[in-house]
Context: one part of a larger RNA
RNA sequence: CGUAGGAGACUUGCGUGGGUCUGACUCUAGUACGAGAGGACCGAGUUGGGUCAACCUCUGGUUUACCUGUUGUGCAGCCAUGUGCAUAGCAGGGUAGCUACGUUGGCAACGGAUAAGCGCUGAAAGCAUCUAAGCGCGAAGCCGUCCACAAGAUGAGGUCUCCCUUGAGGGUCGUUCGAGAACAGGACGUUGAUAGGCUGCAGGUGUAAGCCCGGUGACGGGUUGAGCCGAGCAGUACUAAUUACCCGAUAGG
Numbered sequence: 001c002g003u004a005g006g007a008g009a010c011u012u013g014c015g016u017g018g019g020u021c022u023g024a025c026u027c028u029a030g031u032a033c034g035a036g037a038g039g040a041c042c043g044a045g046u047u048g049g050g051u052c053a054a055c056c057u058c059u060g061g062u063u064u065a066c067c068u069g070u071u072g073u074g075c076a077g078c079c080a081u082g083u084g085c086a087u088a089g090c091a092g093g094g095u096a097g098c099u100a101c102g103u104u105g106g107c108a109a110c111g112g113a114u115a116a117g118c119g120c121u122g123a124a125a126g127c128a129u130c131u132a133a134g135c136g137c138g139a140a141g142c143c144g145u146c147c148a149c150a151a152g153a154u155g156a157g158g159u160c161u162c163c164c165u166u167g168a169g170g171g172u173c174g175u176u177c178g179a180g181a182a183c184a185g186g187a188c189g190u191u192g193a194u195a196g197g198c199u200g201c202a203g204g205u206g207u208a209a210g211c212c213c214g215g216u217g218a219c220g221g222g223u224u225g226a227g228c229c230g231a232g233c234a235g236u237a238c239u240a241a242u243u244a245c246c247c248g249a250u251a252g253g
Stems, first nucleotide, its partner, number of pairs: 001152001005163007015149004021049007033038001050107006059100004066093005071086006110144003117137004164252001169247004173189005194240003197236005203229003210223005
């Protein structure tokens, strides 16, 4: 831009792509078979491998400043307490997110038409013959079934609902996101929980500072599972989404 008004929701599936894997063990059964040695088909179940997808409850990883410990040095006059720098100074942990080594699931079953092959009926050719007419079975293969996309399928499909100068609808702009390179997409914009803040909770760290007590002191104990706390879950208009502008049908040739 088109799909001859606009919008929302739900769809059909022309067609395209993906997938299609595999071992062992147990039962059937030491059965059929076989002199024995040995040892099944068919069928049922269990458990692995490989690979693909999704996810983060669990187990791990990461988590550049969330908590703590600690070294050297500078600064805040000193003490105490903080803070800068030193690979994040080093070290011990670690939420969300992202992840695999983690978890869950798929690769199943079935149908149709067949290949080689096996047959039925059956002539030519009084017999015989699976074939010449006709009919059946038969593969991890083919077509479906399963998964994803899909009406630019210009052959542009279908259904439902709503709206239109009383301006439908779209955009700009702003707050943003499990969305994202930009764009796009989703949520929200005061008739508001969109983000931040605050409060509570979860979760992390591991008992803050100050004061008191004990000890000559290093330090220990109490207040105290304290204090601090990024992303998580809720609540709450305190802050910011203000005001507004642009395009746009005039009922659809």
Large-subunit ribosomal RNA, domain VI from a Flavobacteriales bacterium, 253 nucleotides, folded computationally. The coordinates come from a structure-prediction model, not an experiment, and the mean pLDDT is 87.